[in-house]
RNA sequence: CGCUGCUCAGAGCAAAGCCGCCGAAAGGCGGUGACGCAGAGCCACGGGGCUUCCGCACCGAGUGGUGCGAUGUCCGCCGAGCCGCCAGC
Numbered sequence: 001c002g003c004u005g006c007u008c009a010g011a012g013c014a015a016a017g018c019c020g021c022c023g024a025a026a027g028g029c030g031g032u033g034a035c036g037c038a039g040a041g042c043c044a045c046g047g048g049g050c051u052u053c054c055g056c057a058c059c060g061a062g063u064g065g066u067g068c069g070a071u072g073u074c075c076g077c078c079g080a081g082c083c084g085c086c087a088g089c
Stems, first nucleotide, its partner, number of pairs: 002089004012037002017032006035076001041082002045079003048074003054069006
């Protein structure tokens, strides 16, 4: 340096649920809690998922409904990129 994660050490992260806060929502943050994770570290670049305050179209006529559209969101969906622990070969 490359490949691999069968074995070792020391660490690390934290799903669902519950509580509080933010947000129109998806979702996020903090606490609690551990289902799991060898990149469950970083990054929305490609694909994909989710949402629609707002915009447009149509319908309706008491302030609504339906459809379409990310500029929103998810890296614990997959890939690319960046950085990195231990062990084995």